[in-house]
RNA sequence: CGACAGGUUAAAGCGCCUGAACUACCAUCUGGAGCGAACGGAUUGUAGUUGACGAGGAGGAGGUUUAUCGAAAGUUCGGCGGAUGCCUCCCGAUGUCGCACAGCAUUGUAACGUGAAGUCUUAAACCAUUGGGGUGACCUGAUGCACAAAGGACGGAACAUGUGCAACC
Numbered sequence: 001c002g003a004c005a006g007g008u009u010a011a012a013g014c015g016c017c018u019g020a021a022c023u024a025c026c027a028u029c030u031g032g033a034g035c036g037a038a039c040g041g042a043u044u045g046u047a048g049u050u051g052a053c054g055a056g057g058a059g060g061a062g063g064u065u066u067a068u069c070g071a072a073a074g075u076u077c078g079g080c081g082g083a084u085g086c087c088u089c090c091c092g093a094u095g096u097c098g099c100a101c102a103g104c105a106u107u108g109u110a111a112c113g114u115g116a117a118g119u120c121u122u123a124a125a126c127c128a129u130u131g132g133g134g135u136g137a138c139c140u141g142a143u144g145c146a147c148a149a150a151g152g153a154c155g156g157a158a159c160a161u162g163u164g165c166a167a168c169c
Base pairs, nucleotide, nucleotide: 014081015080016079017078019077020050021049022048023047024046025045027043028042029041030040031039053070054069055068059090060089061088062087063086064085091108092107093106094105095104096103098165099164100163101162102161113159114158118154119153120152121151127144128143129142130141131140132139133138
């Protein structure tokens, strides 16, 4: 240093990097009339760098993969893995004019029936200024300044099964 085994910690625009791009160095070739130097270009090799800005999102089990929203930028490209998504079932909650049994709808313990109009709901990077590290590509901190959409909350137009029993509020 590597492999194997065990333990602990760490996350969801999360983790990783072999494509790609970029940087440095050695080597080889090459450009400008010729030689040399310097500068530039190309090709391998070695070693590095980049590779998602927040908002939102978790009942359990199984399955599945391009799993919501916008901002910026145009490598936030491409790839692999994962993931609160989605589907089915189970359990639960609410509603279905009083009860019961079914069914249906929407949902997840914050479970508040469906839900029109309407009202509300502190973004962060980017950018600018300015520090630190590195030969460099780049990495990282501080200050300032704004600007979203989905979703959510309030709201409540219009709507909400069958059978039996009870009741006339």
The RNA shown here (glmS glucosamine-6-phosphate activated ribozyme aptamer) has 169 nucleotides and comes from Mangrovibacillus cuniculi.
The sequence is in RNAcentral, with records from Rfam.
The model forms 88% of the base pairs in the Rfam consensus.
The coordinates come from a structure-prediction model, not an experiment, and the mean pLDDT is 76.
The source organism's lineage runs through Bacteria, Bacillati, Caryophanales, Bacillaceae and Mangrovibacillus.